[in-house]
RNA sequence: CACUUAUCCAGAAAGACCGAGGGACAGGCCCGUUGACGUCUUAGCAACCCUUCCAGGCGGCAUAAUAAUGCCGGGGAAAAGGUGCUAACUCCUGACAGAUAAGUU
Numbered sequence: 001c002a003c004u005u006a007u008c009c010a011g012a013a014a015g016a017c018c019g020a021g022g023g024a025c026a027g028g029c030c031c032g033u034u035g036a037c038g039u040c041u042u043a044g045c046a047a048c049c050c051u052u053c054c055a056g057g058c059g060g061c062a063u064a065a066u067a068a069u070g071c072c073g074g075g076g077a078a079a080a081g082g083u084g085c086u087a088a089c090u091c092c093u094g095a096c097a098g099a100u101a102a103g104u105u
Base pairs, nucleotide, nucleotide: 002104003103004102005101006100007099008098013042014041015040016039017038021031022030023029025094026093027092028091043086044085045084048082049081051078052077053076054075058073059072060071061070062069063068090097
């Protein structure tokens, strides 16, 4: 880079530095010298992956043999680790669009 799957009307910002653009693209509409965007620090949100715990009265498989045990999936909780996110419903509309996560080549 490409492909697959899932999600995108919930949630969560302060400080320092910088200095003119930024919100992917087009059209709108907004944000921005009362300092946006970006970078760093700290904090937070969320629960995609990992990890831990709980219930099992749900499904499957294995051992077993009517008592159960274990694993996987599914459910709930936590949030240490890997990402992500912390203006506006992905800001709105559009497209063979975009973003993020996990996986595959």